[in-house]
RNA sequence: AACGAACGCUGGCGGCAUGCCUAACACAUGCAAGUCGAACGAAGGCUUCGGCCUUAGUGGCGCACGGGUGAGUAACACGUGGGAACCUGCCUCUUUGUUCGGAAUAACAUCGGGAAACUGGUGCUAAUACCGGAUACGCCCUACGGGGGAAAGAUUUAUCGCAGAGAGAGGGGCCCGCGUCCGAUUAGGUAGUUGGUGGGGUAACGGCCUACCAAGCCGACGAUCGGUAGCUGGUCUGAGAGGAUGAUCAGCCACACUGGGACUGAGACACGGCCCAGACUCCUACGGGAGGCAGCAGUGGGGAAUAUUGGACAAUGGGCGCAAGCCUGAUCCAGCAAUGCCGCGUGAAUGAUGAAGGCCUUAGGGUUGUAAAGUUCUUUCGUCGGGGACGAUGAUGACGGUACCCGAAGAAGAAGCCCCGGCUAACUUCGUGCCAGCAGCCGCGGUAAUACGAAGGGGGCUAGCGUUGUUCGGAAUUACUGGGCGUAAAGGGCGCGUAGGCGGCCAUUCAAGUUAGGCGUGAAAGCCCUGGGCUCAACCUAGGAAUUGCGCUUGAUACUGUUUGGCUUGAGUUCGGGAGAGGUGAGUGGAAUUCCCAGUGUAGAGGUGAAAUUCGUAGAUAUUGGGAAGAACACCAGUGGCGAAGGCGGCUCACUGGACCGACGCUGACGCUGAGGCGCGAAAGCGUGGGGAGCAAACAGGAUUAGAUACCCUGGUAGUCCACGCCGUAACGAUGUGUGCUAGACGCUGGGAAACAUAGUUUUUCGGUGUCGCAGCUAACGCUUUAAGCACACCGCCUGGGGGAGUACGGUCGCAAGAUUAAAACUCAAAGCAAUUGACGGGGGCCCGCACAAGCGGUGGAGCAUGUGGUUUAAUUCGACGCAACGCGCAGAACCUUACCAACCCUUGACAUGGAAAGUAUGGGUCUUGGAGACAGGAUUCUUCAGUUCGGCUGGCUUUCACACAGGUGCUGCAUGGCUGUCGUCAGCUCGUGUCGUGAGAUGUUGGGUUAAGUCCCGCAACGAGCGCAACCCCUAUCUUUAGUUGCCAUCAGGUUAAGCUGGGCACUCUAAAGAAACCGCCGGUGACAAACCGGAGGAAGGUGGGGAUGACGUCAAGUCCUCAUGGCCCUUAUGGGUAGGGCUUCACACGUCAUACAAUGGUCGGAACAGAGGGUCGCCAACCCGCGAGGGGGAGCCAAUCCCACAAAACCGAUCGUAGUCCGGAUCGCACUCUGCAACUCGAGUGCGUGAAGCUGGAAUCGCUAGUAAUCGCGGAUCAGCAUGCCGCGGUGAAUACGUUCCCGGGUCUUGUACACACCGCCCGUCACACCAUGGGAGUGGGUUUUACCAGAAGUGGCUAGUCUAACCGCAAGGAGGACGGUCACCACGGUAGGAUUCAUGACUGGGGUG
Repeated sequence: AACGAACGCUGGCGGCAUGCCUAACACAUGCAAGUCGAACGAAGGCUUCGGCCUUAGUGGCGCACGGGUGAGUAACACGUGGGAACCUGCCUCUUUGUUCGGAAUAACAUCGGGAAACUGGUGCUAAUACCGGAUACGCCCUACGGGGGAAAGAUUUAUCGCAGAGAGAGGGGCCCGCGUCCGAUUAGGUAGUUGGUGGGGUAACGGCCUACCAAGCCGACGAUCGGUAGCUGGUCUGAGAGGAUGAUCAGCCACACUGGGACUGAGACACGGCCCAGACUCCUACGGGAGGCAGCAGUGGGGAAUAUUGGACAAUGGGCGCAAGCCUGAUCCAGCAAUGCCGCGUGAAUGAUGAAGGCCUUAGGGUUGUAAAGUUCUUUCGUCGGGGACGAUGAUGACGGUACCCGAAGAAGAAGCCCCGGCUAACUUCGUGCCAGCAGCCGCGGUAAUACGAAGGGGGCUAGCGUUGUUCGGAAUUACUGGGCGUAAAGGGCGCGUAGGCGGCCAUUCAAGUUAGGCGUGAAAGCCCUGGGCUCAACCUAGGAAUUGCGCUUGAUACUGUUUGGCUUGAGUUCGGGAGAGGUGAGUGGAAUUCCCAGUGUAGAGGUGAAAUUCGUAGAUAUUGGGAAGAACACCAGUGGCGAAGGCGGCUCACUGGACCGACGCUGACGCUGAGGCGCGAAAGCGUGGGGAGCAAACAGGAUUAGAUACCCUGGUAGUCCACGCCGUAACGAUGUGUGCUAGACGCUGGGAAACAUAGUUUUUCGGUGUCGCAGCUAACGCUUUAAGCACACCGCCUGGGGGAGUACGGUCGCAAGAUUAAAACUCAAAGCAAUUGACGGGGGCCCGCACAAGCGGUGGAGCAUGUGGUUUAAUUCGACGCAACGCGCAGAACCUUACCAACCCUUGACAUGGAAAGUAUGGGUCUUGGAGACAGGAUUCUUCAGUUCGGCUGGCUUUCACACAGGUGCUGCAUGGCUGUCGUCAGCUCGUGUCGUGAGAUGUUGGGUUAAGUCCCGCAACGAGCGCAACCCCUAUCUUUAGUUGCCAUCAGGUUAAGCUGGGCACUCUAAAGAAACCGCCGGUGACAAACCGGAGGAAGGUGGGGAUGACGUCAAGUCCUCAUGGCCCUUAUGGGUAGGGCUUCACACGUCAUACAAUGGUCGGAACAGAGGGUCGCCAACCCGCGAGGGGGAGCCAAUCCCACAAAACCGAUCGUAGUCCGGAUCGCACUCUGCAACUCGAGUGCGUGAAGCUGGAAUCGCUAGUAAUCGCGGAUCAGCAUGCCGCGGUGAAUACGUUCCCGGGUCUUGUACACACCGCCCGUCACACCAUGGGAGUGGGUUUUACCAGAAGUGGCUAGUCUAACCGCAAGGAGGACGGUCACCACGGUAGGAUUCAUGACUGGGGUG
C1' cells in the first nucleotide's frame, strides 16, 4: 500500500459496486424449459351454427443454450502461434426437385394386474410419425463395365414448409512448436510399450482397436513416482525486474450424490434425460417403489464470517410459434449489510468580564478558550406540502409518485474512534507499588510511572476509527537487474578425466544467434492518454495508445556460431645440460638399545620433587671381550630441496615419474575448467600370514591425593615393522584451478648470459622459495607480482540466525568400527567476527611498601577488665559486621543520661506562631496537706517586667476556649545534603587545540635514563594546561638580634643549717618574637657535554634533616535519617508528653582488644637522684595536727613561668630471698572501714587485716616495630559529684637487625592472553534428582493411497447364434430377406482373496534432545 475480510467501540444521508473464501455437507417447500391446433386424430366446452376455445396423446423444434460450482486434473487442460485428415441443426446465397403408393400405432373403447409407481391383453384410427416404388442437375461408390440414393404437406392463395447438391458465415472435433508449481531422502521407466504391414473402427488422422513382424521408445536439458493446484485475460504490490494471487467481469476446461454405461440427436456419453451398481433419505398394504439445489430464494450443519422462501418480463437476450403470444429465479429492478470506493452534512459570522465549571499551579496565575453564552444570518442533507420525468423510433414502465424541480418551518434531527517513553505527531496530575496491568520492537511497573488505570490537556483520522489475519514492499535477507566464501555461514583432502561450459591470429562461406524494415496475430473488458454523460466524484461511455509475445517475409553481416583454407605467439615435441629426503625393488653400513655367553669386580643398582614398586650375594649396577635380533638412521640440517596432495632423510645399484635451463628445428589451437566417474590419500583401526629390539593404548603394581579409574615411577599386551587386502577420515596458507596485467627493496635456492678479469666480483635473465613495502583492496586484522589488487573462464560451497545436529529416518559403501548423503518437531533473542577501554591471569619485564627476609617484643594457653555474638529476659534500647564492626558511637548507664520494659498520669499538649475572652503589670524563696511521684491544693515572705515620642502608647506574662498546628531517638543512609572510613600520602587522574583511526578510541601520559614522586632530563605528531607530587604552614635541631618577669645567677656585694633568699645583673640557661642557615651550593668520580647518582670537604644539620597538618579523579548503592539538616511515608487521648521503679550490669558458651603475670635483667625492704607536658576559684589545695591507711581536721597561697596538684618511676647504692607454685602470682572470698552523692541492694571507687585460685613462657596460626624507633618506666589531661587496665598527650632509660627481592600480601607501570565487563567472589562444562514438552526406535495394532496375480462379472455395446416371435419389401403360396427377444462369447464398473509398495495415526518399554 492492498483485501470477497472478521472482531471491538461508534454510526446522519446519497450514488456506484460487492456479499459461503469453511462442509463438491445434507436438504423441507416453491419456482428455474418449454412451445407449436398454420403437422395429426380425438375428447370436452361454447356457439349468433359461420365457427370458436381448451388441451391429455401422436408428431416437430428446443431441452447439448442460458444458470451453478472448482471436486478432479501437472494434462495439448490452459495460454500463444501454427497445421491437415474432418463434421456442422437453425441462418444467408446459388441451383434442382417437391411424384406414386403402402402398412401400422398412441389417444380412444373394453377386459385385467397392482397399495402405489405404473402396467398387460384385445379392438378402432390420423398425420409434416413409419415403409416401399419412380425420377437424379449436381452427389456417393467403382474392378471404369457399371452400380446406389430424396421428399410432406398445411392453408385465410399469400406465405410457411420438405428433399438432393454446392458455397458461405458462425460453431465444434483432431494434430504440432513454445510456455506453465514443489520434491533426487522419487533414478531408472515402458509389452500396446516404440515403429512397420494387413484389417477393423471413427465425422476425421492416429496403437484408437486387432493379428503378425521388428526391438524399440522416454530419461540428469530430470523420465517415472510422490505432494499440491482448475488455466488465462487480469488483480494486488513494486522505481523496475520481480513477488504473491486467479472473488466479482470476460475466454477456455472439468464436474453435476459416488462409480460405470450407452441411447437419442446436427450436437451429449447429457445439472432439472435413461440403464446398472453403491451409499444415503423418503413412501409402502413388505410384494415393491421414489429422489439427487455445485439453478433462484430458503433450511439445518460447519464456521470468525457472507443477504429476501421479494417484484417484473417494461428493457436486453434466449426457446417455440406465420403470428398474436406463451415460457424465461437468464436478465432488469427492489430488499438486507458502513463490506468497499466516491460525494455531502452535522452550521456561518461576530462575540473578552478572557464568565462559570473542570484541570494544573511556584497560590501570582496558567489552560480549556472565541470555545460557550449572547447577537446577527444561512437552510445543503433530513422533515412536510405541491409538481413530476428520460429509460418507449408505434403499443407496453417492475423500478416508481423514484430521480429531478418548486414551496414552507426551523440551528433546528445528525460525532466518534485511536493514540500521546523512543521509533512516531502529541504532557501533566492523581491512584497503584514487579501488584493490577501494558507491550509491534526496545522494554515499562519493586512509593515521586510523560510506558499500568483515571482525569485534564494535546496529536491523528473522521461516518468512521482501531485490532487481528493475509499478500507485496522496505529485504541488495536467493542478489537477472543486484550478494558472497583467509578469520563472521561458505574452497571439494588431492589429482586424472567424461559430458557440458568457455576458448589464439588472418582470410573465406552460410546467415542459426544478433540486428533493421514490412505483414499477420496478440478477443472484449481492465491499466494509460484525450474527449463525452450523470450538479462533482466514484461510476458509465467513445476514440487512441499500449499489449515488451509468437509466426511469416525482405534486407544487413561487425560480433558469437557453421564451412573451408592458412599462421605461430597458446599447447606439445626433439636435442643438449645440470639440481633434488620424488617413487618402487634389491643389496649393504656403522653407532645405539636390549638379550645371551665369558672375564674383572662387590653391594648396592635403578628411579624421583621426595620415595616406593622393581633388579641384585643364585653376584646385579659398573666395566672388558664375543655373539644374536629387530627397529630407526646422530652430525650434515638450513622460513634448504622434491612431490598434486597425503608425504619423503644412512649408503650403493637397477627401474622409473615430474619440474627447470639453453638451442636449432618440427606439429599447427592439438587449449582451460571439469557435474557424474576413476585413482591416490597421515595416524588409528580391521582381516590373513610373518616379525617383534626399543617404545607402548589396555592392564598390573608403587607413589601423589580428600579421592586420583590421571599427571610421576616400575613393569607390560595389542599395536608400532614386513607382505597382501580393506577402511577413506584429519588433510590449514582455515585462501579451488588456469591465464593476462599492476612500484620496488633485501635474502635463500636451481640453471644460463655478459663484463671486469678471475680465490672471484659486478651486472643481467628464466624457475622456485621467504621477509618488508607503494598503489589498490578489506568491517577490521591484514593481503600486496607466491594478492585477499585489476579482469576473464570453469568448478565446488553458503544462505542467513543460534541450538536441536553433522544427529534421526531412508539410500549407498564397509567384515566391523563406521563413512557419505542429510532433515524435522521443539526451543532461545540472540549466536558470531574484528578491533577498543578496563579488569583479571597459579603470563612476562621493571619498580615500591615492616610485604617477605634479618631481628626485638607480643597475641593465640591462665585468671581478670572491656566490647561483640549467642543465650536469657517484661525489657536486657539502637546502630556498627573481612581488611575498613567487636576498650567502636560511649571524653566515663547507681537516679538523671535513656531512646527499652511494666505501672500511673496529661491531651492545643514539655516547646513555636496566629485568633478570641478574662485576668495580671513580674519573678522567686520558705513552710505545709494527699500521693511512689508526676500532679492537685493551702499558707507565708521578698521583689514589682521591657521599650517609651512619657500618651496606660506599644509589647510582654498567666488562665480558659476553638482551630490551624505542635511533637515523634517512628520507617526508608537503596530518595538525600553534610560529615566520615577505605584503597592511599598510592602517583596517579584529566582537559584544550592538533594529528591518526569509518568508529569505540589512540596520541600527549608511551620510549631511554633518573627520582620518594607523571620528580627531572633527553627523544618523540604532538604543543600546552589543570587537579594531585613537591614547596609555601606548624613543631623540633644550630646561631644571631630584640626583650628580661613570675625565668636565670657568670661576675660584684649581703646572707642562712641550707636555699637566687636579698641588692644587683641580663653574660648563660630559658621564655617568645624577628631573622640567618641547606641549595647537590663547592670538589672529585660516573653518566650522554643532560637530569641525576656515588664519595668527600665544610657545617648544628646533607641530599625531601626528624615529626605534624595537608588526602587528586574516583571505588565500595561502604557508614551515619539515633549529632544536625531534609523529600516521601506513618502515629496524633498516641509511635507524642510527664513520673517513680526496673533494664541497658543476665550467663552454659564462642570471638576480638587490653592490663597483670608465670619471676632472679626478678620480688620485697631500706637509702638516695634526674623530667617534660598539663590542670586549677562551685577549683587546685601548702605548712601543721590526727589516723597503719583510704582519709579527716586545718587553713596559708594561687584567676597562676610567682601558689598548688607534685614525692616522678624505672635507673643507682645496699640488704634479703635461691628456683620453690616460692618472700613469684595476685584472682576469689570474709571481716572492718573511707569518700562522693537525695540515694552505692540490684549496680561505684578506695583502704586495712585475713584468704591465696589459675598460671612455670603458651598448638595450628597470627600482630607491631627500621632510631631517640621497638621494648621498658612513670607523669599529666579530657569526660567527671564519684568511678580508667580505655582514650589523648608528656617525658626518662634505651636496643637488635635489614644478605637481599626467589617466595606470601598490597600497590604502580609497560607488555601479552581472555569466551570476563554487577569485570576471577567472573564466566562456565557434564552426570545425577524432579516437572513439563516435542521427537527417534519399538512386539505390534488400526486406517488411507497405490500396485501385482487370481476370482467375480450388473447394465451396456460389439461378435456369434435360427431357441421363440415377427405389419410394410420379394413371393400365387410355401417361404425368404430383414427385425425384435432370448442364448452365448469378448470387454468392463462395483465387489472378493492373497501378496507387495508407500503414507498417516497409535503402542508396553526404551534412546537421546529442549526448557525450568
This is a predicted structure of a 1412-nucleotide RNA (small-subunit ribosomal RNA) from bacterium enrichment culture clone SBIa17. Its Rfam family is "Bacterial small subunit ribosomal RNA".